Predicted 3D model of RNase P RNA and transfer RNA as a complex of 436 nucleotides. Rfam match: Bacterial RNase P class A. Rfam describes the family as follows. Ribonuclease P (RNase P) is a ubiquitous endoribonuclease, found in archaea, bacteria and eukarya as well as chloroplasts and mitochondria. The coordinates come from a structure-prediction model, not an experiment, and the mean pLDDT is 80.
RNA sequence: UGAGCCCGCCGGGCGGCCGCGGUCCGGUUUCGACCGGGUCGAGGAAAGUCCGGACUCCACAGAGCACGGUGCUGGGCAACACCCAGGCGGGGCGACCCGACGGACAGUGCAACAGAGAGCAGACCGCCGAUGGCCUCCGGGCACAGGCAAGGGUGAAACGGUGGUGUAAGAGACCACCAGCGCCGCGGGUGACCGCGACGGAUCGGCAAACCCCACCGGGAGCAAGGCCGAGCAGGGGCAGGGUGGCUCGCCCGCUACGCCCCGGGUAGGCCGCAUCGAGCCCGUCCGGCAACGGCGGGCCCAGAGAGAUGGCCGCCGCCGGUCUCCGACCGGCACAGAAUCCGGCUUACAGGCGGACUCACGCC
RNA sequence: GCGGGCGUCGUUCAAAGGCAGGACCUCAGAUUUCCAUUCUGACGAUGCCGGUUCGAUUCCGGUCGCCCGCU
Numbered sequence: 001u002g003a004g005c006c007c008g009c010c011g012g013g014c015g016g017c018c019g020c021g022g023u024c025c026g027g028u029u030u031c032g033a034c035c036g037g038g039u040c041g042a043g044g045a046a047a048g049u050c051c052g053g054a055c056u057c058c059a060c061a062g063a064g065c066a067c068g069g070u071g072c073u074g075g076g077c078a079a080c081a082c083c084c085a086g087g088c089g090g091g092g093c094g095a096c097c098c099g100a101c102g103g104a105c106a107g108u109g110c111a112a113c114a115g116a117g118a119g120c121a122g123a124c125c126g127c128c129g130a131u132g133g134c135c136u137c138c139g140g141g142c143a144c145a146g147g148c149a150a151g152g153g154u155g156a157a158a159c160g161g162u163g164g165u166g167u168a169a170g171a172g173a174c175c176a177c178c179a180g181c182g183c184c185g186c187g188g189g190u191g192a193c194c195g196c197g198a199c200g201g202a203u204c205g206g207c208a209a210a211c212c213c214c215a216c217c218g219g220g221a222g223c224a225a226g227g228c229c230g231a232g233c234a235g236g237g238g239c240a241g242g243g244u245g246g247c248u249c250g251c252c253c254g255c256u257a258c259g260c261c262c263c264g265g266g267u268a269g270g271c272c273g274c275a276u277c278g279a280g281c282c283c284g285u286c287c288g289g290c291a292a293c294g295g296c297g298g299g300c301c302c303a304g305a306g307a308g309a310u311g312g313c314c315g316c317c318g319c320c321g322g323u324c325u326c327c328g329a330c331c332g333g334c335a336c337a338g339a340a341u342c343c344g345g346c347u348u349a350c351a352g353g354c355g356g357a358c359u360c361a362c363g364c365c
Numbered sequence: 366g367c368g369g370g371c372g373u374c375g376u377u378c379a380a381a382g383g384c385a386g387g388a389c390c391u392c393a394g395a396u397u398u399c400c401a402u403u404c405u406g407a408c409g410a411u412g413c414c415g416g417u418u419c420g421a422u423u424c425c426g427g428u429c430g431c432c433c434g435c436u
Stems, first nucleotide, its partner, number of pairs: 001361004006356005012317007020041009043336001047347002050345005055222004067218005072086005087101001088099004102213002107211002109207002124152002126148003131145002133142003160178006179203001181200002184197005226272004235263005241258001242256005247250001280300005286295003318334007366435007375389004383419001391407005412428005
C1' cells in the first nucleotide's frame, strides 16, 4: 500500500421562526375552555411476532398418557431455542467462521438412475482352469464343469490400507505394521473429552430436519387480560300524593302505576391496570471472574393517550448524487424505519461514518 | 392481540424424497376452396435466500406476498 477478519459505537449537527402531544405553575373564565411561561416527547431495530418471562384471570388431589418443544460439556441469567468459556467435527494459507452436535445391534423403514451386485451382498469384463474329460511331438494345448474376487467398469455409497506368506489363480486364508472399532488399565480435566499402554475379533456403512427410542421442559388464555364506578331503556319491590269506580258519602273500600322512593346484575361511558422505583438507566482508574455476569460506590427518574402527538420553513456546516462556465458554482436529497401492557433475547431491514484488536500478500528500511 | 392455511407453465389443477405432468390458452403443421371443428407437434413453471440429504416441489429455518378464523 492492497486485500481481509473480529469486537464496540454513532447513525446528521448548530441556530431562528411557526406548529403538535403530555405534565407543572400563573392568569382569565360565559366553567365549555382560552392565554402566558417552564419542562419532557421514538428506535437500534420501536419491525417480524420466532422464543423466553413479568403481570392478570380461569382450571387444578397426585402421577401418567397424548401433543408440542429442546438435545456435546461447564457456567451466566428471572427464564430461554439467548449469552460466555471449553470439547469435538467441518471450512479457510491465516486472522477467524460454521455446526438441530443424544441414539443407526430397541424396532419399523428408505436408497431413483446406472450397475453383475444396494441390505441375510454380488460376478459383466477379467484372472485361473491345479482336480475331472479330450488331444499330444510329453514341452504342452483345447473345451466344459468349476474355482476366484487381485485388476477394470457402474454409482452419492460396492464389506479397510501397505508389504509379505500362500496358491492353478486368488482372497484376513495366514502374518507384520498402519488406520478404525470395542473393552480394560494408568494419567490429565468439575465435565464434554484428551494422552499413553495392553488386549480382543479380521473389522462395510449413510439417512432419525423418516417414523421412532432416550433424557429434560411445557396446565389454559391473554391488557379487547382483569378490577372499581356506573347513566339511559327494560325488569323487581314499596308508597297511595294524583286519577278513577263503588256505596254505608267518609279520617272508608277497591283499581291503576300518571307520580315518588328503593333494589340488584350490568350496557354506553368513565377511572385504574399504565408509565416508571423497576430482572431500570448512566459513570467508576473499584472488587470477584478468562468471559458472559455478579458485587460495591456515586449519580438519575427518562415518551405515552384517546384511532393514536414527535411536523414544516429558513440560514450555516457535514455527507451523497447530478449538471456546468470545475481552487468552485447551482440544483436535488438525507439509510432503514417509527412506540401502544411492560421487559430479556433472536431474526430481518439499514445510505454513510468513527474507534480498537488481529491476519495475509507485496514493497521499502 | 391470538391462531391456521396457501404460493407449481399465461390460467386452473396434479406429482411415495428419485426424469416436474395433465386440461384450457398461445404458436406451428395436417385436414378444408376458406373459416370453425378435429388430429399431430412445439413453447412454457416449483415466490426468494439458506440448510439437511447422494438427491428437495416435497423435510427444516429465514424472508416476501396472498387468503381465512377467533376475540